[in-house]
Context: one part of a larger RNA
């Protein structure tokens, strides 16, 4: 000195990225039980108190053994749920509503799915798939209150404004357009008959233009410059561009470069956190916003209890390591 284990004076997170790891705590019984809240929950919230052993005795059930709920005495230990198995508890805040699923062998997660929510496609030989083929399987022995795609994600409160580009659907006109159809006409060849070639006009698909619809389709949502009797500041005004200039609401945020942003609260001190503010480098509305009860081996912060994680190491036991044989 490695491992594996057990105890500790005082102090208790001073340790550390970070209470990681240990340690509290644990059954049962009675008694309490808080904000919130989708009225179920939260909650075994939280805090407290009792449990041994004899004896007498009461009540229910029971043929019988017994179970089982009380009552009053008396006792004996440091300790009585005497072993062993058996939650440590609280407050904020942010993702995900939840219960599930995922990287077999480094990622359990805020990732996926999820019930709701919305568009869209399909009238049945349904659409869509699967398949060399077969009106062949599957959708479906279903039939639009069905089946298939897509995006969103319980629940409340909402979902604003753009159709200029891209998609996507409609649209018996005009435009443009390919093979092909028609063949004015010209050429070559040839004695004839005829072969050959080029080729205007006219017909004409689908698509493109065109015209108009659609944003919970893909997407997008503005500069400049002046203005109020201190100074700031701009409800106001000009002026350019633009499809249309960012609604509600949240915001230094899992989004903020500058930044440890300003102020307030936690600390004796805090680039953490929580609460505001808002000049949002680069937020923002089913690529959803914003709240939210309950859940969570999720992530940040604080507080009680707790301890060898620390001050600062000790000491023991057991198997190594080491030495001799």
């Nucleotide at each position: 000195c490695u491992g594996a284990u057990g105890u500790a004076a005082a102090g208790g997170a001073a340790c550390u990225c970070g209470g990681c790891a240990a340690a509290u705590u644990u059954a049962c019984c009675c008694u309490g039980u808080a904000a919130c809240u989708u009225c179920g929950g939260g909650a075994g919230a939280a805090a407290g108190g009792g449990u041994g052993c004899g004896a007498c005795u009461g009540g229910g059930u029971u043929u019988u053994c017994g179970c089982u709920c009380g009552g009053u005495c008396g006792u004996g230990g440091c300790a009585c749920a005497u072993a062993a198995a058996u939650g440590g508890g609280g407050g904020u805040a942010c993702c995900g509503a939840c219960u599930g699923u995922u990287u077999a062998c480094u990622a359990a997660a805020a990732a996926c799915a999820c019930a709701g929510g919305u568009c869209u496609u399909u009238g049945c030989u349904a659409a869509g798939a699967a398949g060399a083929a077969u009106u062949u399987u599957c959708g479906a022995a279903g039939u639009a209150g069905a089946a298939g795609g897509a995006c969103u994600g319980a629940c409340g409160u909402c979902u604003g404004c753009c159709c200029g580009g891209c998609c996507u659907c409609a649209g018996a006109a005009g435009g443009u357009c390919a093979a092909a159809u028609c063949g004015a006409u010209g050429g070559g060849u040839a004695u004839u008959c005829g072969c050959c070639c080029a080729g205007a006009a006219a017909u004409u698909a689908a698509g493109c233009c065109c015209u108009g619809a659609g944003a919970a389709a893909c997407g997008g949502c503005g500069g400049c410059c002046a203005u109020a009797a201190c100074c700031a500041u701009a409800a106001u005004g000009g002026u350019c561009c633009u499809a249309a200039g960012g609604u509600a609401g949240c915001g230094u945020a899992a989004u903020c470069c500058c930044u440890u942003g300003u102020c307030a609260c936690c600390u004796a001190a805090u680039u953490a956190g929580u609460g505001a503010c808002c000049c949002g480098c680069u937020u923002g509305a089913a690529u959803g916003a914003c709240g939210u009860c309950a859940c969570g081996a999720g992530u940040g912060c604080c507080c009680c209890a707790c301890u060898g994680u620390c001050u600062c190491u000790a000491c023991a036991u057991c198997a190594g390591a080491c030495u001799c044989a």
Molecule: large-subunit ribosomal RNA, domain IV
Organism: Diphylleia rotans